[in-house]
RNA sequence: GCGGCUGUAACUUAAUGGCUAAAGUGCUACCUUGCCAAGGUAGAGAGUGCGAGUUCGAAUCUCGCUAGCCGCA
Numbered sequence: 001g002c003g004g005c006u007g008u009a010a011c012u013u014a015a016u017g018g019c020u021a022a023a024g025u026g027c028u029a030c031c032u033u034g035c036c037a038a039g040g041u042a043g044a045g046a047g048u049g050c051g052a053g054u055u056c057g058a059a060u061c062u063c064g065c066u067a068g069c070c071g072c073a
Stems, first nucleotide, its partner, number of pairs: 001072007010025004018056001027043005049065005
């Protein structure tokens, strides 16, 4: 340099182009307990790697860029 795959919450993953992007773990508060752990209830936390395009509507389709991984040279 060329080709392919991947990028969504702190972590691991979902989401047929269509509801305010969902869940588990973790985190916070409370309940429970003599205390811890376990368990229960509630809550906070992401606009989907970045930018543009297509569309009534984009995490999803198209293009460019970017980061990581794999292969070729």
Molecule: transfer RNA
Organism: Pseudomonadota bacterium